[in-house]
RNA sequence: GGCCAGACGAUCGCCCGCCUUCGCGUCCUUUGGACGCUUCGGCGAGAGGAAAGUCCGAACUCCGCAGGGCAGUGCGCCGGGUAACGCCCGGUCAGGGUGACCUGAAGGAUAGUGGCACAGAAAAUAUACCGCCCACUGUAGCCCGACGGGCGAAGGUGGGUAAGGGUGAAAAGGUGCGGUAAGAGCGCACCGCGCUCGUGGCAACACGGGUGGCAGGCAAAACCCCGCACGGAGCAAGGCCAAAUAGGGAAGCGCUCGAGGACGGCCCGUCUAAAGCUUCCGGGUAGGCCGCUUGAUCCCGUCAGUAAUGACGGGGCUAGAGGAAUGAUUGUCAUCCCGCCGAAGCGCCGUCAGGCGCGGAGGCAGGAACAGAAUUCGGCUUACGGCC
Numbered sequence: 001g002g003c004c005a006g007a008c009g010a011u012c013g014c015c016c017g018c019c020u021u022c023g024c025g026u027c028c029u030u031u032g033g034a035c036g037c038u039u040c041g042g043c044g045a046g047a048g049g050a051a052a053g054u055c056c057g058a059a060c061u062c063c064g065c066a067g068g069g070c071a072g073u074g075c076g077c078c079g080g081g082u083a084a085c086g087c088c089c090g091g092u093c094a095g096g097g098u099g100a101c102c103u104g105a106a107g108g109a110u111a112g113u114g115g116c117a118c119a120g121a122a123a124a125u126a127u128a129c130c131g132c133c134c135a136c137u138g139u140a141g142c143c144c145g146a147c148g149g150g151c152g153a154a155g156g157u158g159g160g161u162a163a164g165g166g167u168g169a170a171a172a173g174g175u176g177c178g179g180u181a182a183g184a185g186c187g188c189a190c191c192g193c194g195c196u197c198g199u200g201g202c203a204a205c206a207c208g209g210g211u212g213g214c215a216g217g218c219a220a221a222a223c224c225c226c227g228c229a230c231g232g233a234g235c236a237a238g239g240c241c242a243a244a245u246a247g248g249g250a251a252g253c254g255c256u257c258g259a260g261g262a263c264g265g266c267c268c269g270u271c272u273a274a275a276g277c278u279u280c281c282g283g284g285u286a287g288g289c290c291g292c293u294u295g296a297u298c299c300c301g302u303c304a305g306u307a308a309u310g311a312c313g314g315g316g317c318u319a320g321a322g323g324a325a326u327g328a329u330u331g332u333c334a335u336c337c338c339g340c341c342g343a344a345g346c347g348c349c350g351u352c353a354g355g356c357g358c359g360g361a362g363g364c365a366g367g368a369a370c371a372g373a374a375u376u377c378g379g380c381u382u383a384c385g386g387c388c
Stems, first nucleotide, its partner, number of pairs: 001388004006333007014046001016044004023037006048370001052381002055379005060234004072230005077091005092106001093104004107225002112223002115218002129165002131161007141151004173191006192214001193212008238290004248281006260272004297316008335368003339364003345358005
């Protein structure tokens, strides 16, 4: 990096769709039909490479939205791919590796602010602890032609220096030669760096020339600056149909000539008394339906391309559901693992009966990784058995 996710049966089930059949219920235009539930039977379909984490990016849906900005979040070398991406491919650069190759939060530290523990002189306006060097002074000591003078360690004062030492994760370009009192880009050569030009490349960038003795460390996974992108919520989105009960609205009835209620089987009667009644409309709930799986789709081939990927042609349809079906037992075979027994063969010992060790043909028994669709895709990450 690729492939598989045991295979083929038997028996019994689960779930969905269609057909058929027995019955029940509701409705209607009632010898009939529609719908729903249910019984028998038949046919067809039924998890994954990650269905997972829900971390990115989208489709779709609703809400918001004149336009612009602030804030916030994310991304950050270049080119390409893509519906899009923080993903993928190719390259550049950097780091690692002897190498094949691997790795990558890879804009800006000269916009600004701040930070760099301990150690150290100094952690960024450079600086000076030891050291090195110069001048002055001058002790011990030494020298001379000796009331004087000279040299002069150490020490002291002033100055030069940044080679060397030392500290540190990191020390103000590196190496070498010259130079100097000692030193130093002080000068030079090469390397590095900045600026610039040329060549190659779409670009990142690479290579080469010229030029400047030369900016100045680290960290932006500190704030920040620059560039680019971004409205929010999510299928419990959202849409349609729509009971019972209780609210809301309208109309009609009733309003002292009494609706209704209580007593009562009914009538009369008595009591009560505007509290209501009927119809229609509308919103919402239960429930049902849609969204829902034909799609940035899968397989094969050809072509374009280094590749990611794309175009074209042919073929296929592959769960759609509700807290959720896709299973259980068993037979044969295959693969792997664990345990036990163990042939051939080989070695050693031998009292020639045999014993011990290596070996592993074969046999027996057992076990089978991670995991479970819930609107749908593209990625990433994580989990995990085996084969090549």